This is a predicted structure of a 72-nucleotide RNA (transfer RNA) from a Planctomycetota bacterium. Model confidence (mean pLDDT): 83 of 100. NCBI's taxonomy places the organism under Bacteria, Pseudomonadati, Planctomycetota. Rfam family: tRNA. It is annotated as a transfer RNA.

[in-house]
């Protein structure tokens, strides 16, 4: 230099155009003499950035940035 995959909550990841979610973690409550476990609830997001298409974009298209892998 060329090619490909990926970028969504603190972490690991779903979400194939119409409300952003799960598990784990955090916080609070219940329970217990107390702790753990268990149960219930709550908070937490610029969906990497910019532009385009569309009535509507996390999702489709283009460019850029970053991470990983491959080729030379």
């Nucleotide at each position: 230099g060329c090619c490909g995959a990926c970028g969504u909550a603190g972490c690991u990841c779903a979400g194939c155009g119409g409300c952003a979610g799960a598990g784990c973690g955090a916080u609070g409550c219940u329970u217990u003499c107390g702790u753990a476990a268990a149960g219930c609830a709550u908070a937490g997001g610029u969906c990497c950035u910019g532009g385009g298409u569309u009535c509507a974009a996390u999702c489709c298209c283009c460019a850029g940035c970053g991470u990983c892998g491959g080729c030379u």